[in-house]
RNA sequence: GGGGAUAUAGCUCAGUUGGGAGAGCGUCGCACUGGCAGUGCGAAGGUCACGCGUUCGAGUCGCGCUAUCUCCA
Numbered sequence: 001g002g003g004g005a006u007a008u009a010g011c012u013c014a015g016u017u018g019g020g021a022g023a024g025c026g027u028c029g030c031a032c033u034g035g036c037a038g039u040g041c042g043a044a045g046g047u048c049a050c051g052c053g054u055u056c057g058a059g060u061c062g063c064g065c066u067a068u069c070u071c072c073a
Base pairs, nucleotide, nucleotide: 001072002071003070004069005068006067007066010025011024012023013022019056027043028042029041030040031039032038050064051063052062053061
């Protein structure tokens, strides 16, 4: 330098054919308990890496760009 893959909550990840942004763990609150732990219930937490475009509508499609991994040289 060229090819491919990945980027979504604090962490690990799902998201099907373009229309509801989610799960587990963690955090916070409440209840149970003398307390901790644990369990149950509830809540907060998101520029879907970033920019532009296509579309009535984009996490999803196109282009660019950044980072990481990988292959070739």
Predicted 3D model of a 73-nucleotide RNA (transfer RNA) from a Lachnospiraceae bacterium.
Its mean pLDDT, the model's own confidence on a scale to 100, is 81.
Its Rfam family is "tRNA".
The RNAcentral record of the sequence draws on ENA.
Taxonomically the source falls in Lachnospiraceae (Bacteria, Bacillati, Bacillota, Clostridia).